Background
A computed fold for a 370-nucleotide RNA from a Candidatus Zixiibacteriota bacterium, annotated as Bacterial RNase P class A. The model forms 93% of the base pairs in the Rfam consensus. A source record names the gene rnpB. The RNAcentral record of the sequence draws on ENA. Lineage of the source: Bacteria > Pseudomonadati > Candidatus Zixiibacteriota.
RNA sequence: AAAGCAGGGAGAACAGUCGCGCAGUAAACACCAGUUUAUUGUGAGGAAAGUCCGAGCUCCAAAGAAUCAGGACGCCCGGUAACGCCGGGGCGGAGCGAUCCGACGGAAAGUGCCACAGAAAACCAAACCGCCUCGCGCAAGCGGGGUAAGGGUGAAAACGCGGUGUAAGAGACCACGGCGUCGUCCGGAGACGGAUGGCGAGGGUAAACCCCGUCCGGAGCAAGGCCAAAUAAGGGAAGAGGAGUUGAUUCGCUCCGUCUGAUUCCCGGGUAGGCCGCACGAGCGUUCGGGUAACCGACCGCCAAGAUAAAUGACUGUUGCUUUCGCUUUGCGAAAGUCACAGAACUCGGCUUAUAUCCCUGCUUUCCGC
Numbered sequence: 001a002a003a004g005c006a007g008g009g010a011g012a013a014c015a016g017u018c019g020c021g022c023a024g025u026a027a028a029c030a031c032c033a034g035u036u037u038a039u040u041g042u043g044a045g046g047a048a049a050g051u052c053c054g055a056g057c058u059c060c061a062a063a064g065a066a067u068c069a070g071g072a073c074g075c076c077c078g079g080u081a082a083c084g085c086c087g088g089g090g091c092g093g094a095g096c097g098a099u100c101c102g103a104c105g106g107a108a109a110g111u112g113c114c115a116c117a118g119a120a121a122a123c124c125a126a127a128c129c130g131c132c133u134c135g136c137g138c139a140a141g142c143g144g145g146g147u148a149a150g151g152g153u154g155a156a157a158a159c160g161c162g163g164u165g166u167a168a169g170a171g172a173c174c175a176c177g178g179c180g181u182c183g184u185c186c187g188g189a190g191a192c193g194g195a196u197g198g199c200g201a202g203g204g205u206a207a208a209c210c211c212c213g214u215c216c217g218g219a220g221c222a223a224g225g226c227c228a229a230a231u232a233a234g235g236g237a238a239g240a241g242g243a244g245u246u247g248a249u250u251c252g253c254u255c256c257g258u259c260u261g262a263u264u265c266c267c268g269g270g271u272a273g274g275c276c277g278c279a280c281g282a283g284c285g286u287u288c289g290g291g292u293a294a295c296c297g298a299c300c301g302c303c304a305a306g307a308u309a310a311a312u313g314a315c316u317g318u319u320g321c322u323u324u325c326g327c328u329u330u331g332c333g334a335a336a337g338u339c340a341c342a343g344a345a346c347u348c349g350g351c352u353u354a355u356a357u358c359c360c361u362g363c364u365u366u367c368c369g370c
Stems, first nucleotide, its partner, number of pairs: 001366010012319007020043010045341001049352002052350005057220004070216005075089005090104001091102004105211002110209002112205003128151002130147007159177002162174003179200009224276004234267005241256005283302003287298004321337007
C1' cells in the first nucleotide's frame, strides 16, 4: 500500500422568529376540579420497532407435592434478580489466516421417511452388466444356480485397507484403523484430551413421531386502586296525597293510593369524567480497584419526556454532509437535496429486525521500501 476480519462510536450543529406538551413561580378569573396570561426550566431512540424470551408490579386461581396433557430448552465453567441472554472454554465444520458457523442428549428401544435414477434405499434384502459353475447347442448363444469383490445409478449402496479363504466371492475369518459401550491409568475445576483392556454394532434422518433429562399456574397498566355528575335494583327515615279533565285558577267530576305505601330525603350503586398506578430505578455518568472477559465493588457527582387522540413542530440564515456540474485539479465555485432507519405510551434486562453517510481501535494475508 492493497485485500480482508473483529469490535466500538456519531448518526447533523449553531443562531433567530413563531407554535405545542409537561413542571415551577407570579397575577387575574372561577363555587370547586381548574382556566387564561406572563416568565423560567425541560421535551424521543439506537433501535422508542417486532412483542420473541426473562423479570418487576397487579389481579385471579391454587395452597406441600405428585401424576397426566401441552410447550420450551438440551456440551462445560462462569456472569446475572432471572433468562431460551452474555463471556470464556471444549468438540464438530468452513477459511492460507485474522476469524466465522453449530437446537451440540439418544438412530446398538420402537415406528416412519429417503424425490429422480437404479436390480436393490434397509435387513434371514436385492443379480442390470460382469465373474464362477452346471445343462443344452456344431457354433453364435440360451436356460438354471452361486457371487455384492469390479462396473453402472444415486446426495447416500451395507465400514476403510491388506491378507486368509474360495469354483468365483463375501466381516465369512484375521491383523491394523475408524465407531459404540463398560472399565483402568495420566492431564484438566469441568466439558474433554491422551494411553490401554474387555464386549459389541454395522446407511442416513429426532427444528419426523418418539425416548431420556431440566424448567414452566393463568391473565395483563384496557393490570389494578380511589373519587364520583347520571340511572336501575336494593336498604333506611319521614309519610297522605297524586294523576286526568281546563288556555289558566278555583270548584266540581273521574281514576289510583293511604302499612299490599303516592311522594320526598338519605344511604347504596357505579356510567360520563377526574386522580393514582406513572417516572428514584436490578437508575445514569466520571475516576479508581478486582476479573482474560461477561461482570462486580468503592468514592464522588447527577435526576434526565410523561402525553391520552395523544406535545416533542414549522420557517429563515450560517456551517457541515450527500449528489450533480464547471473551473484546471492538495482545492475553489455554483445548483439541488434539507437528508438513513424510524418515533415514546407501566417499567427494566436481553434477542431479533431496519439503518444514508462518517469516524476510531485492534488483528490477519500478500506485496513494496529501509